[in-house]
């Protein structure tokens, strides 16, 4: 001190999958009655509850190879799907650029 390794911070880019059904509360938004109303119907947002799916934060599971055997440890974009998500935001594993740290052979 360069490649690289591990990490952090910045940027950019990034998949899937019901804007599903009821009920309940709010808007006074529309619509009809109506003196006037949530009376009723739609439209919207919360919130539970149920079904149905996704799988790339997190979690959990597992081969082979190395081992005399055994046990053991050990992997993911692979399995599971608790959590998480299924209009949009958010978030996202992973990838690229820029930059701090540390660290290795010399």
């Nucleotide at each position: 001190a360069a490649c690289g390794u591990u990490u952090c911070c910045g940027u950019g880019g990034g998949a899937g999958a019901g804007c599903g059904u009821u009920c309940g509360c709010c808007g006074a938004g529309g619509u009809g009655u109506g003196a006037a109303a949530c009376c009723a119907c739609c439209c919207g947002g919360c919130g539970c509850a149920c079904c149905g799916c996704c799988g790339a934060a997190g979690g959990c599971g597992c081969a082979a190879c190395c081992c005399a055997c055994c046990c053991a440890a050990c992997a993911a974009u692979c399995g599971c799907u608790c959590a998480g998500g299924c209009c949009a935001a958010u978030g996202g594993a992973c990838c690229g650029c820029g930059g701090g740290a540390a660290u290795c052979c010399g």
This is a predicted structure of a 106-nucleotide RNA (Glycine riboswitch aptamer) from a Hydrogenophilales bacterium. Its mean pLDDT, the model's own confidence on a scale to 100, is 76. It was read from a public genome assembly, where an Rfam model found it.